[in-house]
This record gives sequence, C1' cells and structure tokens, in this order.
RNA sequence: UAGAGUAGGUAUUGCGCGUCAAGUGUCUCAAAGGAUGGGAAGUUGCCUGAGAACGAAGGAGAGAAUUCCACGAUGUAAUACCGCAUCCGCUA
Repeated sequence: UAGAGUAGGUAUUGCGCGUCAAGUGUCUCAAAGGAUGGGAAGUUGCCUGAGAACGAAGGAGAGAAUUCCACGAUGUAAUACCGCAUCCGCUA
C1' cells in the first nucleotide's frame, strides 16, 4: 500500500407455518439489557418483553384427519449481491 472478515438486508430455491389468522410490518412503554468484522471500547442498525390500532385469499376432491393448486407486510437453511467507522491485530 492492497485485501480478507460481523450483526443485518434483498433475490432465488428447498423444507416448514398459517389462510377457522398466527406470523410479519406500524405505534407506545419498559429494561438501559443481549450480541454487533479477530480483540478493545463505541455510534448506527438488529434482537428480547408488554400493550394498542390496522391489514391479508382461498379453491377443488373426500368425511374431520388428509391430498393437490394457489395465497401471505410469513419462519428457516443454502447460494448470490450489499455490508460498520477508531485503535490494535490477520494475510500478501
């Protein structure tokens, strides 16, 4: 000098959950907490609890279970892309 590397986000696919409404997104309150490139401390974003309002797509066979096709501000894993700043460190 150059590079690698997080939480998280987006898309696709697989496996799930729900469509008799949970999940998810929004707002308020609390804790002032947890983790946050490998370490330290720190901002941002993320996560946890309670409450409130709002919103969604179901259909067919069969006989409830169940199967198939769709749907969801849906969960999770993989892949691809994006991805902290200060000091120290790692690789060349």
The prediction has a mean pLDDT of 76. This is a predicted structure of a 92-nucleotide RNA (THF (Tetrahydrofolate) riboswitch aptamer) from uncultured Fusicatenibacter sp.